[in-house]
RNA sequence: GCCCCCGUAGCUCAGUUGGAUAGAGCAAGUCAUUCCUAACGACUAGGUCGUAGGUUCAAAUCCUAUCGGGGGUG
Numbered sequence: 001g002c003c004c005c006c007g008u009a010g011c012u013c014a015g016u017u018g019g020a021u022a023g024a025g026c027a028a029g030u031c032a033u034u035c036c037u038a039a040c041g042a043c044u045a046g047g048u049c050g051u052a053g054g055u056u057c058a059a060a061u062c063c064u065a066u067c068g069g070g071g072g073u074g
Base pairs, nucleotide, nucleotide: 001073002072003071004070005069006068007067010026011025012024013023019057028044029043030042031041050066051065052064053063054062
């Protein structure tokens, strides 16, 4: 240099036949329970879906460029 994969909540990830308000577990907060703590339970908050453009009535999803990480190869 070329090719492939990954980037979504604080962390680990799902969602890629374009369409419901973007989800789960863990972590965090509140409440309940308990003599207290832990565990269990209920609820809440937390996201410009790496970035910028484009296509579309509609994009996490399709296209282009670019950034970061990983792998392969002359």
The RNA shown here (transfer RNA) has 74 nucleotides and comes from a Candidatus Melainabacteria bacterium. The RNAcentral record of the sequence draws on ENA. Its Rfam family is "tRNA". Gene Ontology term of the family: triplet codon-amino acid adaptor activity. The family's RNA type in Rfam is transfer RNA.